[in-house]
Context: one part of a larger RNA
RNA sequence: AGCAUAUGGGGAAUUCCUUGGCUCUCAGAGGCGAUGAAGGACGUGAUAAGCUGCGAUAAGCUACGGUUAGUGGCACAUACACUAUGACCCGUAGAUUUCCGAAUGGGGAAACCCAAUAGAUUGAAGAUCUAUUACACCGAAAGGUGAGCAAACCCGGAGAACUGAAACAUCUAAGUACCCGGAGGAAAAGAAAACAAUUGUGAUUCCAUUAGUAGUGGCGAGCGAAAGUGGAACAGCCCAAACUAUUUAUGUUUCGGCAUAAAUAGGGUUGUAGGACCAUAACAUUUGAUGCUUUAUGAACUAGAAUCUACUGGAAAGUAGAACCACAGAGGGUGACAGUCCCGUAAAGGUAAAGAGAGUUAUCAAUAGUGGUAUCCUGAGUAGCGCGGGGCACGUGAAACCUUGCGUGAAUUUGCCAGGACCAUCUGGUAAGGCUAAAUACUCCUGAGAGACCGAUAGUGAACUAGUACCGUGAGGGAAAGGUGAAAAGAACCCUGAAUAAGGGAGUGAAAUAGAACAUGAAACCAUAUGCUU
Numbered sequence: 001a002g003c004a005u006a007u008g009g010g011g012a013a014u015u016c017c018u019u020g021g022c023u024c025u026c027a028g029a030g031g032c033g034a035u036g037a038a039g040g041a042c043g044u045g046a047u048a049a050g051c052u053g054c055g056a057u058a059a060g061c062u063a064c065g066g067u068u069a070g071u072g073g074c075a076c077a078u079a080c081a082c083u084a085u086g087a088c089c090c091g092u093a094g095a096u097u098u099c100c101g102a103a104u105g106g107g108g109a110a111a112c113c114c115a116a117u118a119g120a121u122u123g124a125a126g127a128u129c130u131a132u133u134a135c136a137c138c139g140a141a142a143g144g145u146g147a148g149c150a151a152a153c154c155c156g157g158a159g160a161a162c163u164g165a166a167a168c169a170u171c172u173a174a175g176u177a178c179c180c181g182g183a184g185g186a187a188a189a190g191a192a193a194a195c196a197a198u199u200g201u202g203a204u205u206c207c208a209u210u211a212g213u214a215g216u217g218g219c220g221a222g223c224g225a226a227a228g229u230g231g232a233a234c235a236g237c238c239c240a241a242a243c244u245a246u247u248u249a250u251g252u253u254u255c256g257g258c259a260u261a262a263a264u265a266g267g268g269u270u271g272u273a274g275g276a277c278c279a280u281a282a283c284a285u286u287u288g289a290u291g292c293u294u295u296a297u298g299a300a301c302u303a304g305a306a307u308c309u310a311c312u313g314g315a316a317a318g319u320a321g322a323a324c325c326a327c328a329g330a331g332g333g334u335g336a337c338a339g340u341c342c343c344g345u346a347a348a349g350g351u352a353a354a355g356a357g358a359g360u361u362a363u364c365a366a367u368a369g370u371g372g373u374a375u376c377c378u379g380a381g382u383a384g385c386g387c388g389g390g391g392c393a394c395g396u397g398a399a400a401c402c403u404u405g406c407g408u409g410a411a412u413u414u415g416c417c418a419g420g421a422c423c424a425u426c427u428g429g430u431a432a433g434g435c436u437a438a439a440u441a442c443u444c445c446u447g448a449g450a451g452a453c454c455g456a457u458a459g460u461g462a463a464c465u466a467g468u469a470c471c472g473u474g475a476g477g478g479a480a481a482g483g484u485g486a487a488a489a490g491a492a493c494c495c496u497g498a499a500u501a502a503g504g505g506a507g508u509g510a511a512a513u514a515g516a517a518c519a520u521g522a523a524a525c526c527a528u529a530u531g532c533u534u
Base pairs, nucleotide, nucleotide: 001533002532003531004530005529006528007527008526009525015519016483017482020454021453022451023450024449025448026447027446028445029443030442031149032148039100040099041098042055043054044053046078047077050074051073061094062093063092064091065090066089070082071081072080105114106113107112115133116132117131118130119129120128121127135146136145137144138143153184154182155181156180157179164171168218194201195200205232206231207230208229209228215223216222236435237434238433239379243266244265245264246263247262248261249260250259251258252257271413273378274377275376276375277372278371279370280369286366287365288364289363290362291360292359293358294357297354301349302348307322308321309320310319311318323340324339325329331343332342333341384408385407386406387405388404389403390402391401394420415430416429417428418427419426470477471476490518493505494504495503496502
């Protein structure tokens, strides 16, 4: 020096564990805000740096309900207090709630500065306290409404590029990302100027299929339907106009009125055309709202069956033996693995606020017919057309359909539109006004539950004072860090030592090679002892 074995150091892997995550299901909730939000700053404890709670009434105040012996958060110490006159804790409802922040009296470098008006502090004050004082819109005024925040879902406006086409320009990516506006618990859409094809269907939405089909496409890359069929869910309505009436205004008048306009009320709402109007028949049917009564449900919570002995062990829930309960053998805890030890669980019970639903009569509101057809009405800068765009699966194409920036510009039920150029026939419908539940989308959040999901380099970035420490002028970036033991029983006392370091005894404990640098404790690496080789 090497090798081997043993014993240690070092190191943190591995194993075991789980307080935390991840992904879902069912149910709820789907908003908060000028009665000042979300989010913060600063305070607040006997001692108090952090987190949590709270707000000058400051880890809290009040009432009611529940519960029952302890309590003063995380947080294990000391002191001092509270509590059967019911504390702490739990639930419900209140009070308080500094300053900033939409921030709103004015200003401002957020959490600060400075005012006005009225009142108060016996008077005064350049002092203090209380209230009010922003802007926009509506309104005669009084006053009201709005704003800001919030995870996704939704509608609208505006709208890329990388990329793909193996380059690239039409095209694609994609109406995606990003930005702006707006709304709701959903939104949007929606009761045929629709489809279909000679048979028919009958608002919209969503799913499956049709189908990667028909098509479209530098016919490249790619893009990509619909009808129909099967399901989910189903619900239909209201205006404008004709006509009538009233009021007001204007004009006119022979002062009787008439005409025009506006507002209000009645009327009326469709394709088998309907309505007005005229005639006739009547008072039916159904539904909704409000009120009243009542109820399932509904907070904390109540109660909740049944096991002992021996053995091993530090400890029994283990093993052996003998029992019991079960509408409860879900789960968790307890010194190892517990239906019968504890908390619970099943099945019951309980009730404040609230209360779907049901009933009821009362009130109010809405809702229906038949015949006639001379006249009137049935949405105009609209439909259509031209030019230029956009949307439709459809890139201008034979390009219908929808939409519209510019221009032009109808018809009036014997009307008009559509059926993928266009024409005829036929068929379907009735534009140019509006509303509409459900089936559908999503989850910042609450409750219950689940997992051939993770188990501390994993799973959220975050199991722990985590969006913390730290980095950056800033936008922003962004960690590491879990485990003594069943119980602190956390090592009295002695010794070595300069020692409050460290260690050796003693003691505790099942274990201290579980000693706080604490479960297990691999490898690298470093030693010691012994043996062998050189």

Overview
Large-subunit ribosomal RNA, domain I from an uncultured Bacteroidota bacterium, 534 nucleotides, folded computationally. It matches the Rfam family "Bacterial large subunit ribosomal RNA". Its mean pLDDT, the model's own confidence on a scale to 100, is 83. It was read from a public genome assembly.